Small-subunit ribosomal RNA, central domain from Natronobiforma cellulositropha, 356 nucleotides, folded computationally. Its mean pLDDT, the model's own confidence on a scale to 100, is 84.
Context: one part of a larger RNA
RNA sequence: UUGGGCCUAAUGCGUCCGUAGCUGGCCGCAUAAGUCCGUCGGGAAAUCUGCUCGCCUAACGAGCAGGCGUCCGGCAGAAACUGUGUGGCUUGGGACCGGAAGAUCCAGAGGGUACGUCUGGGGUAGGAGUGAAAUCCUGUAAUCCUGGACGGACCACCGGUGGCGAAAGCGCUCUGGAAGGACGGAUCCGACAGUGAGGGACGAAAGCUAGGGUCACGACCCGGAUUAGAUACCCGGGUAGUCCUAGCCCGUAAACGAUGUCUGCUAGGUGUGUCACUGGCUACGAGCCUGUGGUGUGCCCGUAGGGAAGCCGUGAAGCAGACCGCCUGGGAAGUACGUCCGCAAGGAUGAAACUU
Numbered sequence: 001u002u003g004g005g006c007c008u009a010a011u012g013c014g015u016c017c018g019u020a021g022c023u024g025g026c027c028g029c030a031u032a033a034g035u036c037c038g039u040c041g042g043g044a045a046a047u048c049u050g051c052u053c054g055c056c057u058a059a060c061g062a063g064c065a066g067g068c069g070u071c072c073g074g075c076a077g078a079a080a081c082u083g084u085g086u087g088g089c090u091u092g093g094g095a096c097c098g099g100a101a102g103a104u105c106c107a108g109a110g111g112g113u114a115c116g117u118c119u120g121g122g123g124u125a126g127g128a129g130u131g132a133a134a135u136c137c138u139g140u141a142a143u144c145c146u147g148g149a150c151g152g153a154c155c156a157c158c159g160g161u162g163g164c165g166a167a168a169g170c171g172c173u174c175u176g177g178a179a180g181g182a183c184g185g186a187u188c189c190g191a192c193a194g195u196g197a198g199g200g201a202c203g204a205a206a207g208c209u210a211g212g213g214u215c216a217c218g219a220c221c222c223g224g225a226u227u228a229g230a231u232a233c234c235c236g237g238g239u240a241g242u243c244c245u246a247g248c249c250c251g252u253a254a255a256c257g258a259u260g261u262c263u264g265c266u267a268g269g270u271g272u273g274u275c276a277c278u279g280g281c282u283a284c285g286a287g288c289c290u291g292u293g294g295u296g297u298g299c300c301c302g303u304a305g306g307g308a309a310g311c312c313g314u315g316a317a318g319c320a321g322a323c324c325g326c327c328u329g330g331g332a333a334g335u336a337c338g339u340c341c342g343c344a345a346g347g348a349u350g351a352a353a354c355u356u
Stems, first nucleotide, its partner, number of pairs: 004327003007310002012324001014202004021195003025089007033082002035078002038075005048066007092192001093189003096185003104178007111155002115151008126137002163170002207249001208247005216242002221237004260323006268301002270298008279289003305312002329356003338349004
């Protein structure tokens, strides 16, 4: 390399959009590039096979015929499939309309308890903390009870194995704006699609730059303990940070379902969200219950099948197809060197010697 693989053994890019490429629904007609058939020509010699001959024989050599020669070209034909052109179709896809669901996103406004500080009143000796203590706070009156003001962060209950989002992620209420999906439709377009090397966008936390903010928590740090020691676990403090605005900043995570995206097919059962329809009940409420269809969802159960097993099982890890990414013993190593990106931290790409 061919092959074989990628949930857990090495192996799915964090996610999406999209260029080239690759792949592509149903029915006609045309064409003949691919494809198939016939024929003609090219396809050096040597080598190989058969026969005949020449060296005494053989090896070797000569002649003739055949074979080999992935293939190329000319001419004549076939038209199923692929391609191309053209005409049509509606199931894939898209658009439009309708009512409903949603912690989807952005902006603005309002609120809630707790916490801290300050302040008024009451009140007096401890409070806090722990396994036990101490550091710490407190007679300039703490802790505690009660009234008020200010501040920043957060959003109990509802809350769910629930919902939404491409992923990261999203949870007080209201208003405005934007987007997406599902369902229903007697509407419209008519293959417009799938995937996607490069490329682009988004991307938790931590971190970075500038400016603000700082209640609480709290890396670093300082004390007190513990201990043989204790650069920790426990306790008292506490800076950066966590919060907000701006940024062509960073671009990584066990970014996980450790499971790429899309399409079709293959027993059921049971919860649950949502939409449409159907029947019954009704205290007529967007109410309750039953069934059917669609679409999501579940550490659910399970058939066939798969799997080394754990397990998966119509949301597949089953049966198939299209396209992309990735893997090839362990270590050295996600290191070195080079290149690109970054303010930096670092990121991306990514070896070898040697060793086993």

The source organism's lineage runs through Archaea, Methanobacteriati, Methanobacteriota, Halobacteriales and Natronobiforma.
RNAcentral holds the full RNA, with entries from ENA and SILVA.
Its Rfam family is "Archaeal small subunit ribosomal RNA". For this family Rfam cites "Crystal structure of the ribosome at 5.5 A resolution" (Yusupov et al., Science, 2001). Rfam links the family to the GO terms ribosome and structural constituent of ribosome. Its Rfam clan is "SSU clan".